[in-house]
A computed fold for a 73-nucleotide RNA from a Clostridiales bacterium, annotated as transfer RNA. Its Rfam family is "tRNA". By type it is a transfer RNA.
RNA sequence: GGGCGAUUAACUCAGAAGGUAGAGUGCCAUCUCGACAAGGUGGAAGUCGUUGGUUCAAGUCCAAUAUCGCCCA
Numbered sequence: 001g002g003g004c005g006a007u008u009a010a011c012u013c014a015g016a017a018g019g020u021a022g023a024g025u026g027c028c029a030u031c032u033c034g035a036c037a038a039g040g041u042g043g044a045a046g047u048c049g050u051u052g053g054u055u056c057a058a059g060u061c062c063a064a065u066a067u068c069g070c071c072c073a
Stems, first nucleotide, its partner, number of pairs: 001072007010025004019056001027043005049065005
């Protein structure tokens, strides 16, 4: 220098073909228990790495760019 992959909640990850952003863990409140743990119920938490483009509509498509990983030279 070239190619490929990853980037989404605090963490680990889903999200076929564009149409209201989700799960588990963790966190907060509450119930249960003599108490703790476990368990039940409810809740908060996201500019979907960044910028721009296409579209009525983008996590998803296109371009550029950043970080990390792998391969080639």
Taxonomically the source falls in Eubacteriales (Bacteria, Bacillati, Bacillota, Clostridia).